[in-house]
The RNA shown here (transfer RNA) has 73 nucleotides and comes from Chelydra serpentina.
RNA sequence: GGCUCCAUAGCUCAGUGGUUAGAGCACUGGUCUUGGAAGCCAGGGGUCGUGGGUUUGACCCUCGCUGGGGCCU
Numbered sequence: 001g002g003c004u005c006c007a008u009a010g011c012u013c014a015g016u017g018g019u020u021a022g023a024g025c026a027c028u029g030g031u032c033u034u035g036g037a038a039g040c041c042a043g044g045g046g047u048c049g050u051g052g053g054u055u056u057g058a059c060c061c062u063c064g065c066u067g068g069g070g071c072c073u
Stems, first nucleotide, its partner, number of pairs: 001072007010025004018056001027043005049065005
């Protein structure tokens, strides 16, 4: 330098053009307990890496950039 895959909550990930963006773990409060842990109930937390484009409508399609993994030279 070329090709390819990935980027969504603190972490690991789901979400294949439509209505409110979700799960588990973690965190906070409550319940329980002599006090904790576990269990149970409730809650907070996201400009979906970034800038354009397509579309009535984009996490999703497309182009550039940034970062990361892999292959080739």
Its Rfam family is "tRNA". Lineage of the source: Eukaryota > Bilateria > Vertebrata > Archelosauria > Chelydra.